This is a predicted structure of a 72-nucleotide RNA (transfer RNA) from Paenimyroides marinum. Its mean pLDDT, the model's own confidence on a scale to 100, is 83. Its Rfam family is "tRNA". Rfam classes the family as a transfer RNA. Gene Ontology term of the family: triplet codon-amino acid adaptor activity. Lineage of the source: Bacteria > Pseudomonadati > Bacteroidota > Flavobacteriaceae > Paenimyroides.
RNA sequence: GCCGGCGUAGCUCAGGGGUAGAGUGCUUCCUUGGUAAGGAAGAGGUCACGGGUUCAAAUCCCGUCGUUGGCU
Numbered sequence: 001g002c003c004g005g006c007g008u009a010g011c012u013c014a015g016g017g018g019u020a021g022a023g024u025g026c027u028u029c030c031u032u033g034g035u036a037a038g039g040a041a042g043a044g045g046u047c048a049c050g051g052g053u054u055c056a057a058a059u060c061c062c063g064u065c066g067u068u069g070g071c072u
Stems, first nucleotide, its partner, number of pairs: 001071007010024004018055001026042005048064005
């Protein structure tokens, strides 16, 4: 330099046009003599960034950035 994958909650990841989710972690409560385990509720997201398409974009298209792999 060329080509591809990935970027979504603190962490690991789903979701591929129509209200953003799970596991784990965190907070509160219940249970216990107390802790662990267990149960219930809750908080936490400009969906990397900028444009475009669309009635509507996390999702489709283009570019940028980051990361990872391949080729030279």

It was read from a public genome assembly.